[in-house]
Context: one part of a larger RNA
RNA sequence: CCUAGGCGAGGGAAAUCGGCAAAUUAGCCCCGUACCUUAGGUAUAAGGGGUGCCUACGGCGUUGGCGGAAGCCGGCGCAGUAGGUCGCAGUGACAAGGGGGUCCCGGCUGUUUAAUAAAAACAUAGGUAGCCGCAAGCCCGAAAGGGUGUGUACGGCUGCUGAAUCCUGUCCAGUGGCGGUACCUCAAACCCGAUUCCAACCGGGCUAAGGGCCGCUAAACGACGGGAGUAACUCUGACUCUCUCAAGGUAGCCAAAUGCCUUGUCGUGUGAGUUACGACGUGCAUGAAUGGAUCCACGAGGGCCCCACUGUCCCCGCCUAGGACCCGGUGAACCCACGUAAGCUGGACGAACAGUCCAGCGACUCCCAGCGGGAAAAGAAGACCCCGUGGAGCUUUACUGCAGUCUGUCGCUGAGAUGUGGCUGCGUUCGCAGAGCGUAUGUGGGAGCCUUUGAGCACGCCUCUCCGGGGGCGUGGGAGGCGCCAAUGGAACACCACACCUACGCGGUCACAUCCCUUACCGAGGCCUCGGAGCCCGGGACAACGGCAGAUGGGCAGUUUGGCUGGGGCGGCACCCCCUUGAUAGGGAAUCGAGGGGGCCCAAAGGUCAGCUCAGGCGGGACAGAAACCCGCCGUAGAGGGUAAAGCCAAAAGCUGGCCUGACCGGAUCCUCCACAAUAAGGGAUCCGGAGGCGAAAGCCAGGCUUAACGAGCUAUCAUGCCCCUAUUAAUGAGGGCUGGUAGUGUCAGAAAAGUUACCCCGGGGAUAACAGGCUUGUCGCGGGCGAGAGUCCCCAUCGACCUCGCGGUUCGGUACCUCGAUGUCGGCUCUUCCUAUCCUGGCCCUGCAUGAGGGGCCAAGGGUGAGGCUGCUCGCCUAUUAAAAGGGAACGUGAGCUGGGUUUAGACCGUCGUGAGACAGGUCGGAUUUUAUCUGCUGGGAGUGCAGGCCGUCUGAGGGGAAAGUGUCUCCAGUACGAGAGGAACGAGACGCUGCGGCCUCUGGUCUACCGGUUGUCCGACAGGGCAUCGCCGGGCAGCCACGCCGCGUCGGAUAAGGGCUGAAAGCAUCUAAGCCCGAAGCCGCUCCCAAAAAUAGACGGCCAUCCCAUCCAGACGGCCCCUAGGCCGCGAGGAUGGGACGAGGGCCCCCGUAGAAGACGGGUUUGAUGGAGCUGGGGUGUACGCGUCGAGGCUUCGGCCGAGGCGCUCAGCCCGCAGCCCCCAAAAGCCCAAG
Repeated sequence: CCUAGGCGAGGGAAAUCGGCAAAUUAGCCCCGUACCUUAGGUAUAAGGGGUGCCUACGGCGUUGGCGGAAGCCGGCGCAGUAGGUCGCAGUGACAAGGGGGUCCCGGCUGUUUAAUAAAAACAUAGGUAGCCGCAAGCCCGAAAGGGUGUGUACGGCUGCUGAAUCCUGUCCAGUGGCGGUACCUCAAACCCGAUUCCAACCGGGCUAAGGGCCGCUAAACGACGGGAGUAACUCUGACUCUCUCAAGGUAGCCAAAUGCCUUGUCGUGUGAGUUACGACGUGCAUGAAUGGAUCCACGAGGGCCCCACUGUCCCCGCCUAGGACCCGGUGAACCCACGUAAGCUGGACGAACAGUCCAGCGACUCCCAGCGGGAAAAGAAGACCCCGUGGAGCUUUACUGCAGUCUGUCGCUGAGAUGUGGCUGCGUUCGCAGAGCGUAUGUGGGAGCCUUUGAGCACGCCUCUCCGGGGGCGUGGGAGGCGCCAAUGGAACACCACACCUACGCGGUCACAUCCCUUACCGAGGCCUCGGAGCCCGGGACAACGGCAGAUGGGCAGUUUGGCUGGGGCGGCACCCCCUUGAUAGGGAAUCGAGGGGGCCCAAAGGUCAGCUCAGGCGGGACAGAAACCCGCCGUAGAGGGUAAAGCCAAAAGCUGGCCUGACCGGAUCCUCCACAAUAAGGGAUCCGGAGGCGAAAGCCAGGCUUAACGAGCUAUCAUGCCCCUAUUAAUGAGGGCUGGUAGUGUCAGAAAAGUUACCCCGGGGAUAACAGGCUUGUCGCGGGCGAGAGUCCCCAUCGACCUCGCGGUUCGGUACCUCGAUGUCGGCUCUUCCUAUCCUGGCCCUGCAUGAGGGGCCAAGGGUGAGGCUGCUCGCCUAUUAAAAGGGAACGUGAGCUGGGUUUAGACCGUCGUGAGACAGGUCGGAUUUUAUCUGCUGGGAGUGCAGGCCGUCUGAGGGGAAAGUGUCUCCAGUACGAGAGGAACGAGACGCUGCGGCCUCUGGUCUACCGGUUGUCCGACAGGGCAUCGCCGGGCAGCCACGCCGCGUCGGAUAAGGGCUGAAAGCAUCUAAGCCCGAAGCCGCUCCCAAAAAUAGACGGCCAUCCCAUCCAGACGGCCCCUAGGCCGCGAGGAUGGGACGAGGGCCCCCGUAGAAGACGGGUUUGAUGGAGCUGGGGUGUACGCGUCGAGGCUUCGGCCGAGGCGCUCAGCCCGCAGCCCCCAAAAGCCCAAG
């Protein structure tokens, strides 16, 4: 320090988004209980009282033993009464609701996102609408088959709403649904026409569903206005006018879970209220089963308020356990470009936030514990954003289809009847202008024809009628009637034939409708059975099934859902062309650069030839004027050239006229488009051939004075001429080819194409946005110059327009330079440091400064700059204080520090938008915050090396650090100076606070799981004494640690700033300055406190130790001997090197310890000793032990005594102590190691 617990003085939500967490409450009995209400509830409402133990007593219940019974002796339980008695406390521990008020939402119990959402979402009873008569409707399935259901409309399915209560307004124009339909449209089949016949193709007709059309329908999808005027104060507008709609929002309700502006306004509550409640309604954008309003109860739902309670907080402290730390054992992961690794600060370098670059400073090596600033720490090829001719889910009036459904027709598919209609055959019938005897269908033939097979005539019936009559049948009757001719007329009648019209009858055929039949076919009806292709019954040519056809068809499927772009979207078109400019004197040249145009027009506005000259001005001329027409002069273009601009143009390219059609046909080359590479379409230029126009001719003419005015393949169609194919020929038709035109792709080198995604996914991008940084500084903030003006006068006490010059890098922007194989995003909390453009405190100057209080300015960054209400807020507003409640930076400092209220995933509601899926810098409720620290850095603690021998002790202080202080009130000065008064200072002196910092524990207070006591439950136990229950709970409490307690935190000196002065020139004066000198601030440096010799310039002072031996090697001085010398031998072995041993100032280990301490370290002791333990004494805590005696409310008794909570005495007892003192009883015994020399 963390986790889990215990306690807390005073205050009591001031903490915070929010009482989160914690605390309070708690069982049972008794009393008592409001508003409201659906009369059930609310309700354990709220708020009070009681509760132990002992003794006695009676009551009730139950039960055992004995007894024949009465009864006697008991046991257990319940409720109760009285007396006694103890404690701080009697549900003594455990267990065991905090309560109330008021809004929103949802009626309620219930359900839900297994693993971030429990909700207001879902469900629900209830309401309502739609479909459905059962082989139904709906659902699953390719079908067979299955579910609802072995159910049947009081049923099932589907949609919406969501208890009850009061209600549910207007609109059928749109979309949908349902119904109707004279008419229109409408496929296949069918019929007809045409095609020389046939077929194909084509045309027409008939015609179903569907559509048009006409209605109905909103508890179907849905929708529910605007502008003026008007009342005798004003305001408002009951009233009026007007536009308009399908209808213009009714009852209700509201800044609401819905109101942008908005913290609306008013009221309540608070000291203060962006929340809350009650109102108002100007309602961005409320509103009636997409339900409106209201409301009892309910809610782990969401707001607000109050009481109680508390460590949430002021403001933190102590304690306990487990970690952390140390020791023993075992032993991972993440991570790791590089790494001779020491960084830090600043920076104008750098891909624009560096351990690595530059500068300065710093820098011996290693280890341990902590912290979390940096490594744009780790984790995950960013989920935001953009891109991809990448996916997927969902939607729809996107495109294209497919199931399904509806409908027609054909097949399976047959018999009969009736009716209607079409066509057709036969028969019958009808046919009246006027004239004419008369009711003359047409044409032809025709001179006769009909009649006893019954004429004229009469009667009756039927039918037609132009009302005159015609036709038919029957009866009577018994012999005639008609025509030719004549007349009339366009046509002449008898009779015959062939036709037409009207109507009827019969027959055939087709169609439609209805009825009927049974043998196909169906039966998810019954029966017999054991043999079934059974029988009966129901339906029935329908249905079902199959083919073809039309309609409908996000139910399902496959796809698409342009580009450019100072991110993307929205906007725009800079997407195809033309002109000017940008464009920098060849050409070319970009931006969503600047200024403008084109997507045509013209049969003349084209070709040619000829003639003419314009705009304007001056002079003159009837009406006539500024301007009509005429004349004269001037007139380089100031006009005109169809249309933009530029270029160009005067016997013309302009204007006028004549004649024409070159606005031709065929071919070739070149240029442009497109610099320097290449291609299409388009545009242009030149030439050749042909045929022409104009002109006397030269010549000109392939549209417009030039530069814009445009378009592949496929498909369809048209035109011209020719060719080819289609059978052997011919003809015709049809098809094809060549050439040209038309229909168009304007996203203009040309896909056939809508949305949404917060449920989303993949691949990429810092090529491209949001945060931060960089650059910039328009904006922002702060200054300066000038001085119009204000200030009675007067620019500058103060304020300062217009114009203008800067600084800063806290705002909003611009940009897109770093980062998309991730630099976590607002605010708060915490903590540190810096800046000054100073809010306070300090020192000054000016004042429109009398004093007091102010205003403006200069110096100054040492310290301070606080507490609350509201809101997630930063900000802001408000409250009460205050010396003051300054402004900023540090990745809008700070998430490997916290929080997670806001924003910004997944759920859900409202408003608005959208047909919808869905969307909204609109509102609202809910919603996972990872990491054991490797390096560096920092805070602390150690070890070693160095400091020319080792060691012990005492210091110096280069350097570093601190704020160790800051500020107020009161008293005296003094009611003085000042002032008419009212008012009212200062220098200086003192007292007392507040804030901050450091230390301490005598007091006060907290803790005190050492300790003492009380007490509950249970267990052990005769008692005593104990265990467990948070230390069980409760009451106290020493030391220690602490704050809420106590103590301390001085003046002075030096150098200065602004400023004030002295002397004093330059400049005979003046001048604080130039030389010189004196003052002058909380600021700077000392004085004060702390660290500090690793201060490599490695310091100073004092003291202690620093002595010997051996072995080997090197070099051999000296002495002696041999000896002429050279040389040799012996002795001694000073010196040097290496190795070893003894001694050794001092230190360490071991041992006993400490209020010292994480480990190391530090301090003390070690028998010459009080270091620790034990013991004793003192002091202290608790509060009077056990045991015995005695008393005790009462009760029992065999009369001996016994039971009994508890009181008193022995007893200031007992128990205990990390404190002090005494005392060698115990343990510090014995020993080991290092060490200059």
Record summary
Predicted 3D model of a 1237-nucleotide part of an RNA (large-subunit ribosomal RNA, half B) from a Candidatus Bathyarchaeia archaeon. NCBI's taxonomy places the organism under Archaea, Thermoproteati, Candidatus Bathyarchaeota, Bathyarchaeia (SeqCode). The RNAcentral record of the full RNA draws on ENA. Its Rfam family is "Archaeal large subunit ribosomal RNA". Its Rfam clan is "LSU clan". For this family Rfam cites "Crystal structure of the ribosome at 5.5 A resolution" (Yusupov et al., Science, 2001).